[in-house]
Order: sequence, then C1' cells, then structure tokens
RNA sequence: GCCCGCUUGGCAAAGUGGUUAUCGCGCUGCACUUGUAAUGCAGAGGUCACUCGUUCAAAUCGGGUAGUGGGCA
Repeated sequence: GCCCGCUUGGCAAAGUGGUUAUCGCGCUGCACUUGUAAUGCAGAGGUCACUCGUUCAAAUCGGGUAGUGGGCA
C1' cells in the first nucleotide's frame, strides 16, 4: 500500500428495516442476618464509534472517516 472482519451501558454479548434497544456480570438502594457473604426485590447507567446518504421509517442498508483485529505483498 491492497483486501477482509469488528465497533451496541463500566465489562462481555444478543438484537440484520417498524411499538419503549434486551440479557448476564458489575454498580447503587432495600429486605433477610448479631455482622458479613449468599439469596430475593427494586433502581441508576446507552445520543447503538463519527459523518453523509437510501427509506414513510435505520443500531440494522450504502458511501466516507476514525479506532481495533486479521490476511497478502
């Protein structure tokens, strides 16, 4: 330099065009306990990497940019 994949809460993932983006771990509060852990209940936390476009409608499709991983030379 060229080609391919990936980017979604703090972490790891699901969601492949249509109602309010979902689960686990973690975090916070409450209950339980002599106390802690465990367990149960509740809650907070996401402008779906950025940008432009396609569409009545985009996390989802296309172009570009950035980051990251891999392949070829």